[in-house]
Context: one part of a larger RNA
Molecule: large-subunit ribosomal RNA, domain I
Organism: soil metagenome
């Protein structure tokens, strides 16, 4: 050297642990912001570097509650207080809230500079100093007011709003890719997806038929889910794409202008009670309805989703009662064993020196608010609804509907291509009308365009509570269990870490000794253990000694 073995040192895997995630399920809550958000900056402590927690009234001030003995946050120590005249936590409601930041009196290289106007202090007077105001845009009054007589543009002036954050979530509209797939690629697909951009709500959007059907009947806004259905169909008929009608559920709700026709006012005027506006009555539909003329019935009920007085009741934001075991054995320690009881509307769970129904918090079941919020019945109000025949043809949304070209969307790629929609150009009818029923026609059937409003059934979670989990256990689970979006890397957008674990209690090792030591280390002493000594359960391997043996 080399193998074995034993003891040890590195080391930090492995158990087991869990303050921290992850997931889904109920409910809430679904905004904050010019009364200065969000989000920073610098500050405030008896001392104070960080976090917290506040803001020159700065780890807090008032006041209403609840609690009921201790407190001066993390943080353990020293000082100095505080407090049953109720501190100190905990909830409501207020004050106070520096400076930046949409930032909004002007700059600006955020957190900084430099000012105006009328007051107030101060000064002899300037300086100085304290709280107020002063940004733009837009509406709306409202004072003035050019060229240019009236006028207008233009200016001033008061109110009133608006902006910016936010969950990379969820809606709507608008602009809108490409990697890919087609075993290449171009039509196609991806996909109207991802990104951009405007807006809005607590959901949004859609919605009261110009709606399906189908030939024998009918159904009766819209939304969402489940069949139809990978079906009919589209498609270099390649890749793929992919519906509707019905059915069966969940939730259901309908309404309200314009028009005809009356009234009043206004304006323009060709002076004709024409014409146009404005208000108010009217009236809102397809077995057509309405006006308006003539006849005729009724005089009252409900309804409501608009406003709202008061505000019972529930409810969120602090709480509060809570049942029932002791003795012996091991043991460092009893919840463990052993014996012998109890409670249970409570044997969910946690914690206590090992494994507790009865020790402790709590569970079960029962109670509670001065305050401010939610929710809500809702007197009243305010809307809205009412006969029936006859006649009359006065209205019933026009640059519309609909054609052509040339896009787009419809599951539907121009196709027999219809519905829906955009450009451009043409361009109807008027109830004896009109669109639809997948080129078009005729019958037949259904509806009634060009106006508008609507709850619910869906959809989604930054966030709050609150329950679960054949979810993870410190290379997992969030990037982050730890002072982590730190550290630290980049000029920047941006990347992005590693790191838990004494001990039942610090009882955290007084004293001694070896040394240049505040370094290790040996004694002593505290533990149940110190090979649990802070570099600390637990301590595998690699790897590195020491000592035996055996072998070169």
């Nucleotide at each position: 050297g080399g193998c074995u073995g034993u003891u040890g040192g590195u080391g930090g895997a492995u158990g087991c642990c869990u303050u921290g995630g992850c997931a889904u399920c109920g409910a809430u809550a679904g905004g904050c912001g010019a009364a200065g958000a969000a989000g920073g900056a610098c500050g405030c402590g008896c001392a104070a570097a960080c976090c917290u927690g506040c803001g020159a009234u700065a780890a807090g001030u008032u006041u209403c509650g609840g609690u009921g003995a201790g407190c001066u946050g993390g943080a353990a120590a020293g000082a100095a207080g505080c407090u049953u005249u109720g501190a100190a936590c905990c909830g409501g409601a207020a004050a106070u809230u520096u400076c930046c930041g949409a930032a909004u009196g002007g700059g600006g290289g955020a957190a900084c500079c430099c000012a105006g106007u009328g007051g107030g202090a101060g000064u002899a007077a300037u300086g100085u100093u304290c709280a107020a105001u002063u940004a733009u845009u837009a509406c709306u009054g409202u004072c003035u007011g050019a060229a240019u007589u009236c006028a207008u543009a233009g200016g001033g002036u008061a109110g009133u709003a608006a902006a910016g954050c936010g969950a990379u979530a969820c809606c709507u509209g608008c602009c809108g890719a490409a990697g890919u797939g087609a075993c290449a690629c171009a039509u196609c697909u991806c996909a109207g997806u991802a990104g951009g951009c405007a807006g809005a709500g607590g959901a949004a959007a859609a919605a009261a038929a110009a709606u399906c059907u189908a030939u024998a009947a009918g159904a009766g806004a819209u939304u969402c889910c489940c069949a139809u259905a990978g079906u009919a169909g589209c498609g270099g008929c390649g890749a793929g794409c992919g519906a509707a009608g019905u059915g069966g559920g969940a939730a259901u709700a309908g309404c309200c202008c314009a028009a005809a026709c009356c009234a009043a006012g206004a304006a323009u005027u060709u002076c004709g009670u024409a014409u146009u506006c404005u208000u108010g009555g009217g009236g809102u539909u397809g077995u057509a309805g309405g006006g308006c003329c003539c006849a005729u019935g009724a005089c009252a009920u409900g309804g409501u989703a608009u406003c709202a007085a008061u505000g019972a009741g529930u409810u969120u934001u602090a709480g509060c009662u809570g049942a029932a075991u002791a003795a012996c054995c091991u043991g460092a320690a009893a919840a463990g064993g052993u014996u012998a009881g109890c409670g249970a509307g409570a044997c969910a769970g946690g914690g206590u020196g090992a494994u507790a129904g009865c020790c402790c918090c709590g569970u079960c079941a029962a109670c509670g608010a001065a305050a401010a919020g939610a929710u809500a019945a809702g007197a009243g109000a305010g809307c809205a609804c009412g006969u029936u025949g006859g006649g009359u043809a006065c209205c019933u949304g026009a640059g519309u509907a609909a054609g052509a070209c040339c896009g787009g969307c419809c599951a539907c790629g121009g196709g027999a291509a219809a519905u829906c929609u955009g450009g451009u150009c043409u361009g109807a009818a008027u109830c004896u009308g009109g669109g639809g029923g997948g080129a078009c026609c005729a019958c037949c059937c259904u509806c009634c365009a060009a106006g508008g409003c609507u709850a619910a059934a869906u959809a989604c979670u930054c966030a709050u509570c609150g329950a679960u989990g054949a979810c993870c256990g410190a290379u997992a689970g969030u990037g982050a269990a730890c002072c982590a979006g730190u550290a630290c890397c980049g000029c920047g957008a941006g990347g992005g870490a590693a790191a838990g674990g004494u001990g039942a209690a610090a009882a955290g090792a007084a004293c001694c000794c070896c040394u240049g030591u505040u370094a290790g280390g040996g004694g002593a002493g505290u533990g149940a253990a110190a090979u649990a000594g802070a570099a600390c359960c637990u301590g595998a391997a690699a790897c590195c000694a020491a000592c035996a043996g055996c072998u070169u």